[in-house]
């Protein structure tokens, strides 16, 4: 210098005019005045959690979801360390990463064979039978070769009639043990000749979370309806009950007191909030302290024009909040680290 890598910041800019939404201010009011006034994803609704009601003694089952370990958080399906496999020369990237010796399924096409192994091509034919021999049969084998994603441990030496974990070293494996490490997991050592093929994003085991519904959630004031309840009247009369009277019930009127329907408030934006400093932690983060307060509509505001100026402006816009994650997204910046090459 050049080529990757990994992380954070930006999201045209100043000025004027004229609007639109909310606050406060001064006002009956109206007009005026001042002040803020979309985003890094406001999006998709995929996942947590707050609130809000309804449901609930506890467990269970059935259903969903998560699935290496240990931390973090209100909470996760997120984040952060770490381990372990994959990838990359390295930085750094990626991963549904528990169990297949509990049980059932399943492995297409090819192949002889796809899981109680098998034996097409081929090796042998030491033995035994034929034969004089060559050779062939019985019969041994699984090593070459083929097929297929995967073929019943790899490589190598010894062995053998050919072979074969049959023997034996070293990988792999399986098991016990120490060790280091909170664990996941690694490292050595011993022992086992290899018994266990893959698939659980097939059922299924096994652990561990999970009640529902949502701001159109619920709360509150309340014209109006319906049905209800209380008093006061009137005690006339009418209907039931009854054999009759009393007696109780209904029927009446006023008035309250509950109903909530239009409408109307409100929930509703001061928060697991933002800046900054200190401080514990590798780190997510978590603690103290100062300090600002920064959208809140209901057809729903946040736009329009002008003028300069540039590298000519990408994706997109709140609708209770808030933590995540995915997606889009024109560019510009600044910082870590890696690899090349150059030159001291």
């Nucleotide at each position: 210098g050049g080529a990757g890598u990994c992380g954070g910041c930006u999201a045209g800019a100043c000025a004027g005019u004229c609007g639109c939404u909310g606050u406060g201010c001064c006002g009956c009011a109206a007009a005026g005045c001042a002040c803020a006034g979309a985003g890094g994803a406001a999006a998709g609704u995929c996942c947590g959690g707050g609130c809000u009601c309804c449901a609930a003694c506890g467990g269970g089952c059935a259903g969903a979801g998560u699935g290496c370990c240990a931390g973090g958080u209100a909470a996760c399906g997120c984040c952060u360390g770490g381990g372990c496999g994959g990838c990359g020369c390295a930085a750094g990237c990626c991963g549904a990463c528990g169990g297949a010796a509990a049980g059932u399924g399943c492995c297409a096409c090819a192949g002889a064979a796809a899981a109680c192994a098998g034996a097409c091509c081929g090796c042998c034919g030491a033995u035994c039978u034929c034969g004089c021999a060559a050779g062939a049969g019985a019969g041994g084998c699984a090593a070459g070769g083929g097929u297929g994603a995967a073929a019943a441990g790899g490589u190598g030496c010894g062995g053998u009639a050919a072979g074969a974990g049959c023997g034996c070293a070293c990988c792999g494996c399986g098991u016990c043990g120490c060790u280091g490490g909170c664990a996941a997991c690694a490292g050595c050592g011993g022992c086992g000749g290899c018994a266990c093929g893959g698939c659980a994003a097939a059922c299924c085991c096994c652990a561990c979370u999970c009640g529902g519904a949502g701001c159109a959630a619920g709360a509150c004031c309340a014209a109006a309806u319906a049905g209800g309840g209380g008093a006061a009247c009137a005690u006339u009369g009418g209907c039931g009950u009854g054999g009759c009277c009393c007696g109780c019930g209904c029927c009446g009127u006023u008035c309250c007191c509950g109903g909530g329907u239009a409408g109307g408030u409100u929930g509703c934006u001061a928060g697991a909030g933002g800046c900054g400093c200190a401080u514990g932690g590798c780190g997510a983060u978590g603690u103290g302290c100062g300090u600002c307060c920064c959208a809140g509509a209901g057809g729903a505001a946040u736009g329009a024009c002008u003028g300069u100026c540039c590298a000519c402006g990408a994706c997109a816009g709140a609708a209770c909040c808030c933590g995540g994650c995915u997606u889009a997204u024109c560019g510009g910046c600044c910082g870590g680290c890696u690899c090349c090459c150059a030159u001291u």
Bacterial RNase P class A from a Gammaproteobacteria bacterium, 344 nucleotides, folded computationally. Its mean pLDDT, the model's own confidence on a scale to 100, is 76. NCBI's taxonomy places the organism under Bacteria, Pseudomonadati, Pseudomonadota, Gammaproteobacteria. It matches the Rfam family "Bacterial RNase P class A". From the family's description: Ribonuclease P (RNase P) is a ubiquitous endoribonuclease, found in archaea, bacteria and eukarya as well as chloroplasts and mitochondria. The sequence was found by an Rfam model in a public genome assembly.